[in-house]
RNA sequence: AACAGAGUAGAAUUUCAUGCGUUAAGUGUUUCCGGGACGGGGAGUUGCCCGGAAAACGAAAAGAGUUUUUCUUGCGGUGUGAAAUUCGCAUCCCGCUGAC
Repeated sequence: AACAGAGUAGAAUUUCAUGCGUUAAGUGUUUCCGGGACGGGGAGUUGCCCGGAAAACGAAAAGAGUUUUUCUUGCGGUGUGAAAUUCGCAUCCCGCUGAC
């Protein structure tokens, strides 16, 4: 010098636990505003995440008890936590490991 490789934050899915809603919040979509994170170091997007505002769309209840809101089973692209599996630095520079 060239070649090969490892590792993060995090994301997705499933299961379990526990809540919330079922008098429709939440989730998902679009636009705008603000913020954040992104292998060990530096930079960092048109990608990712979070918060706020607005808009459009939109639902699964049933049974029991009770006499006034409780329980059970469901339902929700539902919140949180844990586990497992899979994926995983957008990209650039340096570093690390291996062999030559």